A computed fold for a 146-nucleotide RNA from a soil metagenome, annotated as c-di-AMP riboswitch aptamer (ydaO/yuaA leader).
The sequence is in RNAcentral, with records from MGnify.
Its Rfam family is "c-di-AMP riboswitch aptamer (ydaO/yuaA leader)". From the family's description: This family represents a conserved RNA structure found upstream of the ydaO and yuaA genes in Bacillus subtilis and related genes in other bacteria.
[in-house]
Order: sequence, then structure tokens, then C1' cells
RNA sequence: UGCCGAAUCCCGACUGCCCCCAGCGGUCGGGAGCGGGGGAACCAAGGGCCACCUCGGUGGCCAGGGGCGAAUCGCCGUCAGAGCACGGCGUAGCGCGGCCCUUUUCGCGCGAGCCCGACAGCUAACCCCGCAGGCACCGAAAAAGG
Repeated sequence: UGCCGAAUCCCGACUGCCCCCAGCGGUCGGGAGCGGGGGAACCAAGGGCCACCUCGGUGGCCAGGGGCGAAUCGCCGUCAGAGCACGGCGUAGCGCGGCCCUUUUCGCGCGAGCCCGACAGCUAACCCCGCAGGCACCGAAAAAGG
């Protein structure tokens, strides 16, 4: 300087470097902005088995269920075998191509991981949470149209 990502900016107090100012950083508090979750009506939804019962329901058990993110789904292989795990090939979807934006072509990549803890559909008011982490390069950095 630029990229992925919501993960940026501003103010105040204290404080470290410094003789002071200034500048940079740390901690706490506040604000703006961006992002995420919970949460009515209406709409949507209403698993299986057992027991009770006023036939409308109630209780218990089982398979659970849900969130962030592009990161879903399928096939094949390894293991004696299922599962798990590992590996491979694809795939929904996602990112990059350098002055900027949009569309397309072409090219190069990703297609992970983590969290809640029996519990959450949508959802106005309202409530709560995050603002991290990782990476490339040193003036070279594809094309067309607007």
C1' cells in the first nucleotide's frame, strides 16, 4: 500500500514511551456507524410410541433441535465390515484479478471451523451481543462495454 471479514471512526479520564509539547500505544467509560441474536399479532407449523382421560386434551419416553459463516450436497476409495475418521473427484455457494463502479468473458483460489445446551419459525415495540483474527506485496500486475 492492498486483500478476506461486520470487525471502523470519534470523544473523555487515567496511564506507558518522552524534560515538556506533539506523536504512538495500553486500560476504562461514552457516542456514531456497521454486523448478529432473542422477542407479539397475522401467517406458517402440528413427528413416533405408551399411559391416563370429560375424546378435547394431559403426562412420560425416543429420534433431538438451533446459531455464526460462502463453506452445502453427492459419488468413489482405505479399514474384515457398518459407523466414525482419513483421502480423492465433483457440486450449491463464495472470493480475487491493482485508479473507481456495474455486467460479462477468461484466469486463479475457497468450498472451513466454531458456538448454544433440551431451548428459540416469522415477528412491531422492546431486550441482548460483537467490532476479532488472518494474509499478500514494494510501484510491474487480464479483456470488452458503460